[in-house]
Context: one part of a larger RNA
RNA sequence: CUGGGCGUAAAGGGUGCGUAGGUGGUUGGGUAAGUCUGAUGUGAAAUCUCCGAGCUUAACUCGGAAACGGCAUCGGAUACUAUUCAGCUCGAGGUUUGGAGGGGGGACUGGAAUUCUCGGUGUAGCAGUGAAAUGCGUAGAUAUCGAGAGGAACACCAGUGGCGAAGGCGAGUCCCUGGACAACACCUGACACUGGGGCACGAAAGCUAGGGGAGCAAACAGGAUUAGAUACCCUGGUAGUCCUAGCCGUAAACGGUGUGCACUUGCUGUGACCGGAAUCGACCCCGGUCGUGGCGAAGCUAACGCGUUAAGUGCACCGCCUGGGGAGUACGAUCGCAAGAUUAAAACUC
Numbered sequence: 001c002u003g004g005g006c007g008u009a010a011a012g013g014g015u016g017c018g019u020a021g022g023u024g025g026u027u028g029g030g031u032a033a034g035u036c037u038g039a040u041g042u043g044a045a046a047u048c049u050c051c052g053a054g055c056u057u058a059a060c061u062c063g064g065a066a067a068c069g070g071c072a073u074c075g076g077a078u079a080c081u082a083u084u085c086a087g088c089u090c091g092a093g094g095u096u097u098g099g100a101g102g103g104g105g106g107a108c109u110g111g112a113a114u115u116c117u118c119g120g121u122g123u124a125g126c127a128g129u130g131a132a133a134u135g136c137g138u139a140g141a142u143a144u145c146g147a148g149a150g151g152a153a154c155a156c157c158a159g160u161g162g163c164g165a166a167g168g169c170g171a172g173u174c175c176c177u178g179g180a181c182a183a184c185a186c187c188u189g190a191c192a193c194u195g196g197g198g199c200a201c202g203a204a205a206g207c208u209a210g211g212g213g214a215g216c217a218a219a220c221a222g223g224a225u226u227a228g229a230u231a232c233c234c235u236g237g238u239a240g241u242c243c244u245a246g247c248c249g250u251a252a253a254c255g256g257u258g259u260g261c262a263c264u265u266g267c268u269g270u271g272a273c274c275g276g277a278a279u280c281g282a283c284c285c286c287g288g289u290c291g292u293g294g295c296g297a298a299g300c301u302a303a304c305g306c307g308u309u310a311a312g313u314g315c316a317c318c319g320c321c322u323g324g325g326g327a328g329u330a331c332g333a334u335c336g337c338a339a340g341a342u343u344a345a346a347a348c349u350c
Base pairs, nucleotide, nucleotide: 004321005320006319007304008303012318014201015200016199017198021194022193023192025088026087027086028085029084030083031082033081034080035077036076037075038074039073040072041071042070049065050064051063052062053061054060091191092188093187094186095185096183097182098181103177104176105175106174107173108172109171110154115149116148117147118146119145120144121143125136126135162169163168206247207246208245209244210243211242215241216240220236221235222234223233258317259316260315261314262313263312266295267294268293269292270291271290272289273288274287275286276285299306300305323350324349325348332343333342334341335340
């Protein structure tokens, strides 16, 4: 460089925004760089290939042709690419109106429950297990009633239901704020797609500082179990879990399926909106757009399965793979307070 691939065999970056780059709708004109074509020059000779000739043949040598895949100059063509000028509206974006939503941030409020404190009633057990014991309790526990404190999480609604780029988001009210969708017209006029580097976000755990600490609970202690039991079970229990500010940057970060666009039989459920029909009104019914599920034509697939939300048929761009182990390791570098993360081999071995 070419080829084959990436749901499960090795392989989609955790996710987005976006720079360079790559790619790019439609009409007409100009230019003619790429492209195509003609001519001229050059592309030394030898070698190679073909034809013929000379040594008795061959190797070898000689003659001729072809080739030398190329480059340059000049002339021409203009479909495509490029470039430039002028347009277009289907891509993209905007204006208006509208409804839906656990999308994000902040403040305030609420009830149930657990725990604790105080007070009342009340007496001998409670708790726990396969069975027990450790533990709690006559200094009055457990139970029960009342009052209070404090922290965390928000039962039912709740749904292969909703929203978000992903991570994720669930009590209520208010304030600030992002996105998607629908309808009807109008506006801009290719402003687009992807995206190496870069930047931002990124569960849990972990780290730094300051708060907070009800429940739960690594570590730890004790009791059991057991041959042992550094476990599973039980009683306790500290970091942590929570908040504020900052770091970390990883996950089976999964749909194990990169993003965008176009095309390709259907059936059925559900969410949002719109239109129609019907109605006093609403539900129901029919159709459309967007989303989200189930089953399945063709096709694809090694099979499983996927199947208009493709793993079908194509195009554009990015990332990644190339036998197992060694190894996502060593070394170096960058980042980090650290833990470590990212990048990433080889010897050797099968």
This is a predicted structure of a 350-nucleotide part of an RNA (small-subunit ribosomal RNA, central domain) from a metagenome.
The RNAcentral record of the full RNA draws on SILVA.
Its mean pLDDT, the model's own confidence on a scale to 100, is 89.